[in-house]
RNA sequence: GACCCCUCGUGUGGCGUCGUCUCGUCAAUCCCCCCAGGGCCGGAAGGCAGCAAGGGUCCGCGAGCUCCGGCGGGUGCGCGAGGGGUCACC
Numbered sequence: 001g002a003c004c005c006c007u008c009g010u011g012u013g014g015c016g017u018c019g020u021c022u023c024g025u026c027a028a029u030c031c032c033c034c035c036a037g038g039g040c041c042g043g044a045a046g047g048c049a050g051c052a053a054g055g056g057u058c059c060g061c062g063a064g065c066u067c068c069g070g071c072g073g074g075u076g077c078g079c080g081a082g083g084g085g086u087c088a089c090c
Base pairs, nucleotide, nucleotide: 001087002086003085004084005083006082007081008080009079010078011077012076013075015072016071017070018069019068021064022063023062024061025060031056032055033054039048040047041046
């Protein structure tokens, strides 16, 4: 000096997982909207609270993963550092 192996670091790709995100589902009301009936106030007009029903949504659950982010490896390649071995030269 060259080659090979191991370890570490680093860049990048891939894989897996988590998150984000999307879809679906989801409140016997100690979530929201709207409140039939009925109730209350009022001389009346109207107003108030509000059950059921209906709608929406949070948490949760299920599914989906293109992109994005985090993490991980007996993962691929490149680069750098350290160690070991072989060969050659001085």